[in-house]
Context: one part of a larger RNA
């Protein structure tokens, strides 16, 4: 000095990113008592207080009560076995996860809502057979977002999906076959000619589906403005113009797990708060199932801030016990 413990005067988070660690509470016994809120089930062992030993009699089927007695500083006599409370954020819960740094707000989830699918079902495996789906039949089956419950989900179909329609453009193979070249042993002729055949191209016409086109759809992919001006203080603008556009963000939220300017401004806790709470709203860049806001419960090591207890985290460190490094032997 270092590692595991173990005491500790006053102080008691003044330590630190952070109460890490450690210390404390309490004891799924019993008696008392128990708030906010609430989906009326919870919350709750809420919180907080008190109690505990052994003999003897009486009561009683016992549990247990009640009287008297006994020991001890100490009686749930070791051990093992929730500290606790306010306030937010996230997430509905219970469950799952990155065997070897990540347990969670991630995944799931019941609930909801949208395509698809009429049975030889859609889908999935397979080259097929065929097999799952399913010995089911739309209250069933797949696939996709949302993710308990409440209170709700605006507005824009121009783009892109996808759905529907068939009038009119386009439009492929095949169909079809005007003509055009080449051959030409046959005819003619002496021509750079034809005829029949053959070969090679090949013009109109026909002709699906797409696409162009019309119109539907958003709990489809998405998206959801700019500029000047106005009220008898002043600021501010219900309000007017105008530009552009498929439509200009509706309800609730809001310096938020989202806010740069930022430690925004105010209020509130501290003496003293870049964090926490409540507000404002000037939202750089919030917002409605890529859901929006509220929410009881649940998190026993989510996340944040505060508080009681506690205590060697710490003012400042001391001793003390095992063990180890280090001298000598």
């Nucleotide at each position: 000095g270092c590692c595991u413990c173990g005491u500790g005067a006053a102080g008691g988070a003044a330590c630190u990113c952070g109460g890490c660690a450690a210390a404390a509470c309490a004891a799924c016994g019993g008696c008392c008592g128990u708030a906010a809120c609430u989906u009326c089930g919870g919350g709750a062992u809420a919180a907080g207080g008190c109690c505990u030993g052994g003999c003897u009699g009486u009561a009683g089927c016992a549990a247990u009560a009640c009287a008297g007695c006994c020991c001890a500083c100490a009686g749930u006599a070791a051990a093992a076995g929730c500290g606790u409370u306010c306030a937010a954020a996230c997430g509905a819960c219970u469950g799952u996860u990155u065997a070897g740094c990540a347990a969670a707000a991630a995944c799931u989830u019941a609930g909801c809502u949208c395509c698809c699918u009429g049975c030889g079902a859609a889908c999935u495996c397979g080259u097929a057979a065929g097999a799952g789906g399913a010995u089911g039949u739309a209250u069933a089956g797949g696939g996709g977002g949302u993710g308990a419950u409440g209170c709700c989900u605006g507005c824009c179909c121009a783009a892109u999906g996808c759905c529907g329609g068939a009038a009119g453009g386009u439009c492929a193979a095949g169909a079809g076959g005007a003509g055009u070249g080449c051959u030409g042993a046959g005819a003619u002729u002496a021509u750079u000619u034809c005829a029949g055949g053959g070969c090679a191209c090949g013009a109109a016409u026909u002709u699906a589906a797409g696409c162009c086109c019309c119109g539907g759809u958003g709990a489809a992919u998405g998206g959801c403005g700019g500029c000047g001006g106005u009220a008898a203080c002043u600021a501010u603008a219900a309000c007017c113009g105008u530009c552009c556009u498929a439509u200009g963000g509706u309800a609730g939220c809001g310096a938020a797990a989202u806010u740069c300017c930022u430690u925004g401004u105010c209020a509130g806790g501290u003496a003293a708060g870049u964090u926490c709470u409540g507000a404002c709203c000037c939202g750089c860049a919030c917002g409605a199932a890529u859901g929006g806001c509220a929410u009881a419960a649940c998190g026993g090591u989510u996340u944040u801030g505060a508080a009681c207890a506690c205590u060697g985290u710490c003012u400042c460190c001391a001793c003390g016990a095992g063990g180890u490094c280090c001298u000598c032997g």

A computed fold for a 329-nucleotide part of an RNA from an uncultured Candidatus Berkelbacteria bacterium, annotated as large-subunit ribosomal RNA, domain IV.
It was read from a public genome assembly.
The coordinates come from a structure-prediction model, not an experiment, and the mean pLDDT is 82.